The prediction has a mean pLDDT of 83. Predicted 3D model of a 525-nucleotide part of an RNA (small-subunit ribosomal RNA, 5' domain) from a Deltaproteobacteria bacterium.

[in-house]
Context: one part of a larger RNA
């Protein structure tokens, strides 16, 4: 000199864009952060309308909450950096693998069965919850068939699947107002192949300090056989051999998430790894598996432990390193805000619902950038202050006065701007079809949707009006005099100042530097 996720002191007008627990991976009150689908299924509280009625009720239509079965999602998104010095990361390769949803292609979607929740009934329990009996549905579950392809196999052969839902119609068939087991459209389902993208695994090289750590290792190193896995492999087991690593630093100890990058520097290098992006690891602590395409699963399960809470003492409940917020620790780090309008995600045919992701707002000069705090004129060089050789000098065109301007702020009005692509309705064209219906795709017109926000922006009126501090002035280092003090009080980055004329302490006047900041401290180069 530059830099900072900074802190502290003094001061503080506005805006834009960013950033904001670096310490206790300490403990957490409260609310929210993952649901969705009635176009998979049985069923229903309630509301509205209508019919019947013995006025108790009952039936039909429409809308339809909550709960349940089932499907998909919950493995993403979000947080943190404890552990980890290599099961990690970075770069470059590799072969023995998997993949729900998505895309493309080939084919299929036939027949049957047994249950179970919800519900009802009798119970148990303080609660959490739960036993037993009975009823019922499905795209839940099971069996048979088919088996191109697939898997296993040298071959023969063996084995393996499925589910329906919704809209429309009468061309064909059947009954004939019209409907269906018919036709059609679409979504879903099953098998196989390929792709896209994602993930698992292996190898090489690189990846901090200590030798006051020199030897380490028995599933250890390799082989054979088997098991196991989606998959290679001591991954595991049995047997056999005695290997394997190490001064090119094994083993042990300490420290640490890694990288793209960030800071500095002319570079080489050094230091760091906040925000943003990629990977990894973790989710009160330790262990384990289940489900699933995927987890050994932050807001799932089980066991053990510590802690907290409830209890009728028999037994139960919990996990903010999600967003806010609280206590604590600390020099120190924000609102228990608004909205799903946009982007993205989950579910759904869609409308839509959910989304503390995200978009915004709030707080903080924490940082960077921009703007303002007025402009011109004005010498009687006013008054006052300070200094003085008492003549004057300086503050100083500074002020006042006069003439202007009005950014920003405040105020008044406009502004539903842009951020928007989409949805719905009507119409038209094309595809499909028996079809002018329905469905799919395109065009045109209308209409609906904004948290931010009465915000940005624009215009008007008023009036210099509301807006400057901080540090320094001995040398380094730009900027000096007076007074007070008297080795005292104090200053200080280094040299050093202060013991009666202190340009170095304290005050004042003046000056210098930077400026909504300025200094100090800390850290890095």
């Nucleotide at each position: 000199g530059a830099a900072c996720g900074a802190a502290c002191g003094c001061u503080g007008g506005c805006g834009g864009c960013g950033u904001g627990c670096c310490u206790a991976a300490c403990a957490c009150a409260u609310g929210c952060a993952a649901g969705u689908c009635g176009a998979a299924c049985g069923g229903u509280a309630g509301a509205a309308g209508g019919g019947c009625u013995u006025c108790g009720g009952u039936c039909c239509u429409u809308c339809g909450a909550g709960a349940g079965u089932g499907g998909c999602g919950c493995a993403c998104g979000g947080g943190u950096g404890a552990g980890u010095a290599a099961u990690g990361c970075a770069u470059a390769g590799g072969a023995a693998c998997a993949u729900a949803c998505c895309u493309a292609a080939a084919g299929g979607c036939g027949g049957g069965g047994a249950a179970u929740a919800a519900c009802u009934g009798c119970g148990g329990g303080a609660a959490a919850c739960u036993u037993c009996a009975g009823c019922u549905a499905a795209u839940a579950c099971c069996c048979c068939a088919u088996g191109a392809a697939g898997u296993c196999g040298c071959a023969a052969g063996a084995c393996c699947a499925a589910a329906g839902g919704a809209g429309g119609c009468c061309u064909c068939u059947u009954c004939u107002u019209g409907a269906a087991a018919g036709c059609u459209u679409u979504c879903a389902c099953c098998u196989u192949u390929a792709g896209a993208a994602u993930g698992g695994c292996c190898u090489a090289u690189g990846u901090c300090c200590c030798a006051u750590u020199a030897g380490c290792u028995a599933g250890u190193u390799g082989g054979u056989a088997g098991g196991g896995u989606a998959a290679a492999g001591g991954c595991c087991u049995a047997c056999c051999a005695a290997g394997g690593c190490g001064a090119c630093g094994a083993u042990g100890g300490g420290u640490a998430g890694c990288u793209g990058g960030u800071c500095u520097g002319a570079g080489a290098g050094g230091a760091c790894g906040a925000u943003c992006a990629g990977c990894c690891a973790c989710a009160c602590u330790g262990g384990a598996a289940c489900u699933g395409a995927g987890a050994c699963a932050c807001g799932g399960u089980c066991c053990a432990g510590a802690c907290u809470c409830c209890u009728a003492c028999g037994g139960g409940a919990g996990g903010c390193a999600g967003c806010a917020g609280u206590g604590g620790g600390g020099a120190a780090u924000c609102u228990u805000g608004c909205a799903c309008a946009a982007u993205g995600g989950g579910c759904g045919a869609a409308a839509g619902c959910c989304u503390g992701a995200u978009g915004c707002a709030g707080c903080a000069a924490c940082g960077c950038c921009g703007c303002g705090u007025g402009g011109g004129u004005g010498a009687a060089g006013a008054a006052g202050g300070u200094c003085u050789u008492u003549g004057g000098a300086u503050u100083g065109u500074a002020a006042a006065g006069c003439c202007c301007u009005u950014u920003c702020g405040g105020u008044u009005a406009g502004g539903a701007a842009g951020a928007a692509g989409g949805g719905c309705u009507a119409u038209u064209c094309g595809g499909u079809u028996a079809a002018u219906a329905a469905c799919c795709g395109g065009g045109u017109a209308g209409u609906c949707u904004g948290a931010c926000g009465g915000u940005a922006c624009u215009a008007g009126a008023a009036g210099a009006a509301g807006a400057a501090g901080c540090a320094c002035c001995g040398g380094c280092u730009a900027a000096u005099u007076c007074c007070g003090u008297g080795c005292c009080a104090g200053c200080a980055g280094c040299c050093g100042c202060g013991g009666u004329a202190a340009u170095a302490c304290g005050g004042a006047a003046g000056g210098u530097g930077c400026a909504a900041g300025c200094g100090u401290u800390g850290u890095u180069c």
The sequence was found in a public genome assembly. NCBI's taxonomy places the organism under Bacteria, Pseudomonadati, Myxococcota, Myxococcia.